[in-house]
RNA sequence: GAGCGACAAAGGCAAACCUGGCGAAAGUCAGCGGCGCAAAACUAAAGGGGCUACCGUACCUUCAUCAAGGUACCACUGCCAGCCAGUUACCGUA
Repeated sequence: GAGCGACAAAGGCAAACCUGGCGAAAGUCAGCGGCGCAAAACUAAAGGGGCUACCGUACCUUCAUCAAGGUACCACUGCCAGCCAGUUACCGUA
């Protein structure tokens, strides 16, 4: 240095629920909380994969008030890294 995460040591992060805020939503921020995590650190158009669909497009239904509702599609900078992945990193060395 690489690999590995046994034995330790110092620590770190913080799931779900609940409360408040933002957002059309996915989700996110803060508080509580602690399920867990050896990268649960960083990276989301410019690796893959997944989620939502305001607006828009197409179709259908109701009404016959020209509006309302529903379904499908749509992210070439919406969202998720605690899905895989890439990059970086503390300690130790069975």
c-di-GMP-I riboswitch aptamer from Brevibacillus sp. SYP-B805, 94 nucleotides, folded computationally.
The prediction has a mean pLDDT of 85.
It matches the Rfam family "c-di-GMP-I riboswitch aptamer". Rfam describes the family as follows. GEMM was predicted in a large-scale screen for bacterial structured RNA regulatory elements. Rfam links the family to the GO term cyclic-di-GMP binding.